SAH (S-adenosyl-L-homocysteine) riboswitch aptamer from Methylococcus sp. UBA6136, 76 nucleotides, folded computationally. The prediction has a mean pLDDT of 77.
[in-house]
RNA sequence: CGCGACGAGGAGCGCUGCGACGGGACUUUCCCGCCAGGCUCGACGCGGUGUUUAUUUGAAACGGCGCUCGAUUCAC
Numbered sequence: 001c002g003c004g005a006c007g008a009g010g011a012g013c014g015c016u017g018c019g020a021c022g023g024g025a026c027u028u029u030c031c032c033g034c035c036a037g038g039c040u041c042g043a044c045g046c047g048g049u050g051u052u053u054a055u056u057u058g059a060a061a062c063g064g065c066g067c068u069c070g071a072u073u074c075a076c
Stems, first nucleotide, its partner, number of pairs: 001047004006042004010069006018038001021033005037062001
C1' cells in the first nucleotide's frame, strides 16, 4: 500500500438517487431493481513494497434533503 472480514464514529422516520451490485435488452450503451457508513479511525488475517529506531502523549474529523428523539453545554 492492496484485499478480506470485525469493532467504533448516539438512535430513528420519510424522500431523491450517483457509484457499486443484481436482472433484462435493440449491447461503443440503455432500461429496471436495490441503494445515503461507498468515508475516517482502530486492531486482526493474507499478499506486495520499503527501511529507519527515537520518544512522548492526546484523540478524532466527516457523512444529500426534510423531520423526530436521545446526550451534553449555554441562553431565556